[in-house]
RNA sequence: UGAGUUGGUUGGGCAGUCGCGCGCAAACUCUGCGUGAGGAAAGUCCGAGCCCCAUAGAGCAGGAUAACGGCUAACAGCCGCCGAGGGUGACCUUAGGGACAGUGCAACAGAAAGUAACCGCGGGUUUCGGUUUUCGGAACACGCAAGGGUGGAAAGGCGAGGUAAGAGCUCACCGGGGCACGGAGAACCGUGCCGCCAUGUAAACCCUAUCCGGAGCAACACCAACCGGGGCGUGUGCGAACACGGCGCUUGCUCGGCGUAUUCCCCGACAGGUGGCAUGACCGCGUCAGCAAUGGCGCGGCAAGAUAGAUGAUUGCCUUCAAUGACAGAACUCGGCUUACAGACCAACUCACAUU
RNA sequence: GCGGGUGUAGUUCAAUGGCAGAACACUAGCUUCCCAAGCUAGAUACGUGGGUUCGAUUCCCAUCACCCGCUCCA
Numbered sequence: 001u002g003a004g005u006u007g008g009u010u011g012g013g014c015a016g017u018c019g020c021g022c023g024c025a026a027a028c029u030c031u032g033c034g035u036g037a038g039g040a041a042a043g044u045c046c047g048a049g050c051c052c053c054a055u056a057g058a059g060c061a062g063g064a065u066a067a068c069g070g071c072u073a074a075c076a077g078c079c080g081c082c083g084a085g086g087g088u089g090a091c092c093u094u095a096g097g098g099a100c101a102g103u104g105c106a107a108c109a110g111a112a113a114g115u116a117a118c119c120g121c122g123g124g125u126u127u128c129g130g131u132u133u134u135c136g137g138a139a140c141a142c143g144c145a146a147g148g149g150u151g152g153a154a155a156g157g158c159g160a161g162g163u164a165a166g167a168g169c170u171c172a173c174c175g176g177g178g179c180a181c182g183g184a185g186a187a188c189c190g191u192g193c194c195g196c197c198a199u200g201u202a203a204a205c206c207c208u209a210u211c212c213g214g215a216g217c218a219a220c221a222c223c224a225a226c227c228g229g230g231g232c233g234u235g236u237g238c239g240a241a242c243a244c245g246g247c248g249c250u251u252g253c254u255c256g257g258c259g260u261a262u263u264c265c266c267c268g269a270c271a272g273g274u275g276g277c278a279u280g281a282c283c284g285c286g287u288c289a290g291c292a293a294u295g296g297c298g299c300g301g302c303a304a305g306a307u308a309g310a311u312g313a314u315u316g317c318c319u320u321c322a323a324u325g326a327c328a329g330a331a332c333u334c335g336g337c338u339u340a341c342a343g344a345c346c347a348a349c350u351c352a353c354a355u356u
Numbered sequence: 357g358c359g360g361g362u363g364u365a366g367u368u369c370a371a372u373g374g375c376a377g378a379a380c381a382c383u384a385g386c387u388u389c390c391c392a393a394g395c396u397a398g399a400u401a402c403g404u405g406g407g408u409u410c411g412a413u414u415c416c417c418a419u420c421a422c423c424c425g426c427u428c429c430a
Base pairs, nucleotide, nucleotide: 001352002351003350004349005348006347007346008345009344010343012318013317014316015315016314017313018312020036021035022034023033024032025031038327042338043337045336046335047334048333049332050216052214053213057255058254059253060252062212063211064210065209066208068080069079070078071077082096083094084093085092086091097207098206102205103204104201105200106199118148119147120144121143122142124140125139126138127137128136129135156174157173159171160170161169175196177194178193179192180191181190182189183188220275221274222273223272227268228267229266230265231264232245233244234243235242236241246260247259248258249257250256282301283300284299285298286297287296288295289294357426358425359424360423361422362421363420366380367379368378369377374410382398383397384396385395386394403419404418405417406416407415
């Protein structure tokens, strides 16, 4: 200099005018002051807080996850590490348990898709022919997984020995499995010995291990005003009440539990307000522990809260190559993931070439 | 906002992981003096992008579009 890899930051600032939401000021109008979108507010894909149903109960069904260690309130997330695959490399990807528990599927092609003989190789018996021991043909049963052909996949690969022909039959190397030893906190790695018996698919059913009760802020609680309809039966008992069945709730089913009404439930009509709702697993800085995720401690800060739904328009100055420019608009709240994103900037590292 | 569902020809619907089909519609031809009807033939699609698998409309993930349902008090 060129080509890359990974991680991160930013998504302008200040002021004026008009307008909108919210808060405060004796405060509904009018006035003043303060304050007012994001890194994803998005998709709603996971996990929680909170809340109601019984303090969340039993069984079945169903669902989720999947090497190992750690972090966390929790997770399918994150960090580290191992194995596998890709890249010259920095580095990237990885739903990564089980196919000797069982079942299913593998179209077409091919003899055969799992315990294989179509072609082929080999010796044997019988028979025929001939150039008559040695060659060739046919039939029969047998041995062989080397070679051909089919396929995504053909019964470990390749070489040598061996054999009638062959074959882990034997041996070296590679691959896989088991055992032993050594190392590591674990997954796992290394070395040695043993010749190797049934392919793939579990993002097919399934098995194993772990976890999951359901519903969601339109949850739920309260205030004001307030119309109509409906809410089972039997038995005992004077009555209160009790028992049995029915019905409803417990948001898939069974059991169990609760309710069966002046207060509760359902349907229709009408239809206001308050809380939940902004101090929280919060944010910023520093420091300590840790490779890191993360955690401890100290100091400082308070930062939209609507309910038909505000956060807009415009002007000037400054920084900047440029700023009028990207993606995009909160609706109970957090931790993640995923997706979208103009432009600008920073750090670490790799490869190639050149120079010293 | 919360929850649930669906995407296949122009339209309405099928298809067990193994060549994507039916009806109506469309186009061309035959028939007719012309049209309709009828007959024959043809064209047209798995929303998009990845993954699993030998192989995906089908299974998994992401994404896009569309559809449906839902408050409390009294």